[in-house]
RNA sequence: GCACUAAUAGCUUAGCCUACAAAGCGUCGGUCUUGUAAUCCGAAGAUCGGAGGUUUAAAUCCCCCUUAGUGCC
Numbered sequence: 001g002c003a004c005u006a007a008u009a010g011c012u013u014a015g016c017c018u019a020c021a022a023a024g025c026g027u028c029g030g031u032c033u034u035g036u037a038a039u040c041c042g043a044a045g046a047u048c049g050g051a052g053g054u055u056u057a058a059a060u061c062c063c064c065c066u067u068a069g070u071g072c073c
Stems, first nucleotide, its partner, number of pairs: 001072007010025004019056001027043004049065002052062002
């Protein structure tokens, strides 16, 4: 230099086929217990790495960039 993969909630990941952003753990409140943990119920929390484009509608498609990883020379 070229190619590929990844970036989504505090953490780990789904969603990648344009059509309600989801789950587990964690946090908070309740339940239960003499008390703690576990169980069960509920709540809050991400406009999806950044900028632009296409579209009625973009996490998803296109373009440029950033960061991390892998391969080739």

Annotation
Predicted 3D model of a 73-nucleotide RNA (transfer RNA) from Chilodus punctatus. The RNAcentral record of the sequence draws on ENA. It matches the Rfam family "tRNA".